Context: one part of a larger RNA
RNA sequence: CUGGGCGUAAAGCGUACGUAGGCGGCUUGACAAGUCAGAAGUGAAAUCCCAGGGCUCAACCCUGGAACUGCUUUUGAAACUGUCUCGCUAGAAUUCGGGAGAGGUUAGUGGAAUUUCCAGUGUAGAGGUGAAAUUCGUAGAUAUUGGAAGGAACACCAGUGGCGUAGGCGACUAACUGGACCGACAUUGACGCUGAGGUACGAAAGCGUGGGGAGCAAACAGGAUUAGAUACCCUGGUAGUCCACGCCGUAAACGAUGUAUGCUAGCUGUCAGGCAGUUUACUGUUUGGUGGCGCAGCUAACGCAUUAAGCAUACCGCCUGGGAAGUACGGCCGCAAGGUUAAAACUC
Numbered sequence: 001c002u003g004g005g006c007g008u009a010a011a012g013c014g015u016a017c018g019u020a021g022g023c024g025g026c027u028u029g030a031c032a033a034g035u036c037a038g039a040a041g042u043g044a045a046a047u048c049c050c051a052g053g054g055c056u057c058a059a060c061c062c063u064g065g066a067a068c069u070g071c072u073u074u075u076g077a078a079a080c081u082g083u084c085u086c087g088c089u090a091g092a093a094u095u096c097g098g099g100a101g102a103g104g105u106u107a108g109u110g111g112a113a114u115u116u117c118c119a120g121u122g123u124a125g126a127g128g129u130g131a132a133a134u135u136c137g138u139a140g141a142u143a144u145u146g147g148a149a150g151g152a153a154c155a156c157c158a159g160u161g162g163c164g165u166a167g168g169c170g171a172c173u174a175a176c177u178g179g180a181c182c183g184a185c186a187u188u189g190a191c192g193c194u195g196a197g198g199u200a201c202g203a204a205a206g207c208g209u210g211g212g213g214a215g216c217a218a219a220c221a222g223g224a225u226u227a228g229a230u231a232c233c234c235u236g237g238u239a240g241u242c243c244a245c246g247c248c249g250u251a252a253a254c255g256a257u258g259u260a261u262g263c264u265a266g267c268u269g270u271c272a273g274g275c276a277g278u279u280u281a282c283u284g285u286u287u288g289g290u291g292g293c294g295c296a297g298c299u300a301a302c303g304c305a306u307u308a309a310g311c312a313u314a315c316c317g318c319c320u321g322g323g324a325a326g327u328a329c330g331g332c333c334g335c336a337a338g339g340u341u342a343a344a345a346c347u348c
Base pairs, nucleotide, nucleotide: 004319005318006317007302008301012316014201015200016199017198021194022193023192025088026087029084030083031082033081034080035077036076037075038074039073040072041071042070049065050064051063052062053061054060091191092188093187094186095184096183097182098181103177104176105175106174107173108172109171110154115149116148117147118146119145120144121143125136126135162169163168206247207246208245209244210243211242215241216240220236221235222234223233258315259314260313261312262311263310266293267292268291269290270289271288272287273286274285275284276283277282278281297304298303321348322347323346330341331340332339333338
């Protein structure tokens, strides 16, 4: 390079927006760049191929032909691609009317519980475990009643329920705000799809500065267990977990399944809407989501199966035996931790 692939064998970037680029709906006319056909010129010789010939054969040499798949000029064709142009509405977007939602940000409010403190009652244990001990307690613990403080999380509702591009989002109220969906057809008229670089967002842990600190809890200390026990169990306990601002940029960031569009049997549940019918509780139908099962088809099998891993198209990313290694070196980024890009020797 040509292939073959990417759910689980190696392989889908964590997610989105978007630049260049690639690709792109129906239709009228024009042009003739791509495209197709004819002609002319050129495409040195040798070589290669074919047919003959000469050295005793062959290698080798000679003659002729074909070929040189290309380039240039010119004459035409106009289906397709392209460019310009007349239009269209099925893609896309806007408008109007609706209902749903833990979508986001900020501020305020609430109750249950844990802990601590104060006060009352009350007395000898409490706690913990497989069993214990460390631990707490006659300086009055545990238990119980009343009060106060403070921080964090929001039981029930709760549901293969909902929302969000992903990460993720769950008490209540208000303000601001994003998106999706349904219906109406009113408007624009291809305005679209993808997307190398790039930019933004991105759990947890970690880092910087300043706060906060109830519970939990790496590290650490002690008690047990054990042959040992740098663990599992127990008693404590600091970073951290929380807030504000700034970094980090990684995860089994998973559906281990890139995005978009079209097509291809059904049955059944559920969520948000619409339409029609009636016996007002349902039935039928339709759009969008979210599940279970299942035909064709696919798959190495498992399984997937209108939410495809089926049948196709467009574009991007990625893979090419195991180890060395997601490492070294270099570059870029970072305060650091480290991240990203990314080999080879050697070895099987």

The part of an RNA shown here (small-subunit ribosomal RNA, central domain) has 348 nucleotides and comes from a metagenome. The RNAcentral record of the full RNA draws on SILVA.